RNAcentral holds the sequence, with entries from Rfam. This is a predicted structure of a 73-nucleotide RNA (transfer RNA) from Dulcicalothrix desertica PCC 7102. The coordinates come from a structure-prediction model, not an experiment, and the mean pLDDT is 81.
């Protein structure tokens, strides 16, 4: 300096051919227990890395930037 992936809740990761953004865990509330732990109900918690672009609508397609990872020189 090139090329190619990654970036989505506090953490792990999904959303599949553009059409209601979700699960585990983890917080925080009630239940169950004598109390705690497990276990079982419910809540919160997202500008989906930043700007533009097309579209009725974009995580998802395109263009620019920036992060981290790998390979190449």
């Nucleotide at each position: 300096g090139c090329u190619g992936g990654u970036g989505u809740a506090g953490c792990u990761c999904a959303a599949u051919u553009g059409g209601u953004a979700g699960a585990g865990c983890a917080u925080c509330c009630g239940a169950c227990u004598u109390g705690u732990a497990a276990u079982c109900g419910g809540a919160a918690g997202g500008u989906u890395a930043g700007g533009g672009a097309u579209u009725c609508a974009a995580c998802u397609u395109c263009c620019c930037u920036c992060u981290c990872c790998a390979g190449c020189u």
Lineage of the source: Bacteria > Cyanophyceae > Nostocales > Dulcicalothrix > Dulcicalothrix desertica. Its Rfam family is "tRNA".